[in-house]
Molecule: Bacterial large signal recognition particle RNA
Organism: soil metagenome
RNA sequence: CCGUGCUAGGUGGGGUGCUAGCGGUGCCCUGUACCCGCAAUCCGCUCUAGCGGGGCUGAAUUCCCUCUCGAGGGGCGUCGGUUCGAGGUCUGCGCCCCGUGGGGGGCGGUGAUGGUUAGGUCCUACAGCGGUGAAGCCCCGUGAACCAGGUCAGGUCCGGAAGGAAGCAGCCUUAAGCGGUCAGCUUCAGGCGCUGCGGGAGUGCCGGACCGGAGCCCCCAUACGGCGGCCGCGCCUCGAAUACGUGUUUCGACAGAGGGUGCACGG
Numbered sequence: 001c002c003g004u005g006c007u008a009g010g011u012g013g014g015g016u017g018c019u020a021g022c023g024g025u026g027c028c029c030u031g032u033a034c035c036c037g038c039a040a041u042c043c044g045c046u047c048u049a050g051c052g053g054g055g056c057u058g059a060a061u062u063c064c065c066u067c068u069c070g071a072g073g074g075g076c077g078u079c080g081g082u083u084c085g086a087g088g089u090c091u092g093c094g095c096c097c098c099g100u101g102g103g104g105g106g107c108g109g110u111g112a113u114g115g116u117u118a119g120g121u122c123c124u125a126c127a128g129c130g131g132u133g134a135a136g137c138c139c140c141g142u143g144a145a146c147c148a149g150g151u152c153a154g155g156u157c158c159g160g161a162a163g164g165a166a167g168c169a170g171c172c173u174u175a176a177g178c179g180g181u182c183a184g185c186u187u188c189a190g191g192c193g194c195u196g197c198g199g200g201a202g203u204g205c206c207g208g209a210c211c212g213g214a215g216c217c218c219c220c221a222u223a224c225g226g227c228g229g230c231c232g233c234g235c236c237u238c239g240a241a242u243a244c245g246u247g248u249u250u251c252g253a254c255a256g257a258g259g260g261u262g263c264a265c266g267g
Base pairs, nucleotide, nucleotide: 001267002266003265004264005263006262009057010056011055012030013029014028015027016026020046021045022044023043024042034054035053036052037051038050063260064259065258066257067256068255072251073250074249075248076247079245080244081242082241083240084239085238086237087236088235089234092233093232094230095229096228097226098225099224100223101222102220103219104218105217106216107215114211115210116209117208119206120205121204122200123199124198126196127195128194129193130192132189133188134187135186136185137184139180140179141178142177148173149172150171151170156165157164158163
C1' cells in the first nucleotide's frame, strides 16, 4: 500500500412546550435520513440522562472535533410605530349659541311688535238631551192524557117516551214554562258625545274688545364681535398594552473548510 472479516460509531438535526433536570410523543423550522411496542388528566430515564426488541451500514465523501456561513426560532417594552385609559389645552381646527349688519320674499295706517281685559282650547262636579250596553214589559210562536176552560163524536147513566146529566179521545183557546225578530215603553250602568250652569288650572296656542302707533315673520349665503359653550379632531403630560420596524441578546438546521480516529488475518 492492497484484499478479506470484525468492533466502536452511525442510521437525521434544531427550536418551543412540559420537566428538578434529560429525552420522547405534541407544535414549529430545516431537511429526506430504518421497522415494531410505550406516551400529554403523559411515557421512559438520572449529569453515563428515552426504555425494550430487531434490520442495514461500518474505519471513512458516510464516524468524531474545531472554524466559517446563517434558514429559522426564543427573550428583552430601550427607541420609533400602533392601540387603549386618565388628565390638560378653546390663545390650533371643528361644531353649536348669542348680538349687529347683507340679499330675497310675505304681512302691515282697512293698524305690526307690545300692553290691559273677558273668553276658547285643558281638568272636573251637577243637570238635560242623544247614543251605547244589559234587563224587563209589549208582540209572535210553541205549549196541559188525567188533577185549566169551551165544544164535546163514540160510549156510559137517568127516564115508558119526550128529553136531560156527567164526561174520555179529537179540535180550539189559554196558565206556568220554552224560544224569537224590527220598532216602541220602563229601569239600570258608565273610560261615549253635545249643550247649559258652576268650580279649577294656565299664559303654551287661537281669535274678540280697548290702549298704542311701525314694525313683525320666513329663507339664503356670509362678515364682524363675544375674556360664550362643547375635549369632537389636533397637540401636550402620565400610565398601560403590542415584538410591527430598528436595536440587543440567545439557541441554531443545512452547507463549506480543516484536522483527528480502531482490531485481526493474508499478500